Predicted 3D model of a 79-nucleotide RNA (c-di-GMP-I riboswitch aptamer) from Desulfosudis oleivorans. It matches the Rfam family "c-di-GMP-I riboswitch aptamer". Rfam links the family to the GO term cyclic-di-GMP binding. Of the family's consensus pairs, 95% are formed in the model. It was read from a public genome assembly, where an Rfam model found it.
[in-house]
RNA sequence: CUCCUUCAACGCCAAACCAUGGGUGACCAUGGGACGGAAAGCCACGGGUCCUGCUCUGCAGGAUAGCCGGGUUGCCUGU
Numbered sequence: 001c002u003c004c005u006u007c008a009a010c011g012c013c014a015a016a017c018c019a020u021g022g023g024u025g026a027c028c029a030u031g032g033g034a035c036g037g038a039a040a041g042c043c044a045c046g047g048g049u050c051c052u053g054c055u056c057u058g059c060a061g062g063a064u065a066g067c068c069g070g071g072u073u074g075c076c077u078g079u
Base pairs, nucleotide, nucleotide: 005078012037013036017032018031019030020029021028022027035066041072042071043070045069046068047067048064049063050062051061052060053059054058
């Protein structure tokens, strides 16, 4: 320096649901709220799922990073 791993602590994020606002919609933002999370940080690159439109065995444009893979960055302690 790199990889793997147990426990603990300081912190961090925040599902469902509710309110308000935005969007045709998937969904998003803020506040409340915690099911969970060691990348639940970031990137739609591959696959999946979902939405919208169309000339619909499909094509195009979107949403999801808390569906999986991949890329990239990264905190504490001990072995």